[in-house]
RNA sequence: UCCUCGAAAAGGCAAACCCGUCGAAAGGCGGUGACGCAAAGCCAGUGCCCAGAGCCCGGCAAGCCAGCCGGGUGGGUCGAACGGCUACCGAA
Numbered sequence: 001u002c003c004u005c006g007a008a009a010a011g012g013c014a015a016a017c018c019c020g021u022c023g024a025a026a027g028g029c030g031g032u033g034a035c036g037c038a039a040a041g042c043c044a045g046u047g048c049c050c051a052g053a054g055c056c057c058g059g060c061a062a063g064c065c066a067g068c069c070g071g072g073u074g075g076g077u078c079g080a081a082c083g084g085c086u087a088c089c090g091a092a
Stems, first nucleotide, its partner, number of pairs: 005090002012037002018031005035079001041085003045082002049076002054073007
C1' cells in the first nucleotide's frame, strides 16, 4: 500500500407512526422521529415483488355510449436477491 475483515473512536444514514405535499395507486419528496444499517452511498441492469390510472391489442357483451375479462406498454422499490460503480476509519 492492496485484499479480506469489522473491534474502537469520530462522523454519517434513518424504519414505523404522525404532519404537509405530489401521484390513479404502488410510492416519492420535506418535516418530525429512531427500528435498525459498515456501504441503509449510487445505478431499476436481470429475474422476483408491489401498483394497475392512461394508451394499444384480443375476447365477451352490445343499437350507440358505458361495461367485463385477458395480454402488452408504461410506473414503483437498491432499508428485498443477484449484478455493476464508488467510498470514511483501522484493532484483530

The prediction has a mean pLDDT of 81. The RNA shown here (c-di-GMP-I riboswitch aptamer) has 92 nucleotides and comes from a Deltaproteobacteria bacterium. The source organism's lineage runs through Bacteria, Pseudomonadati, Myxococcota and Myxococcia. The sequence was found by an Rfam model in a public genome assembly.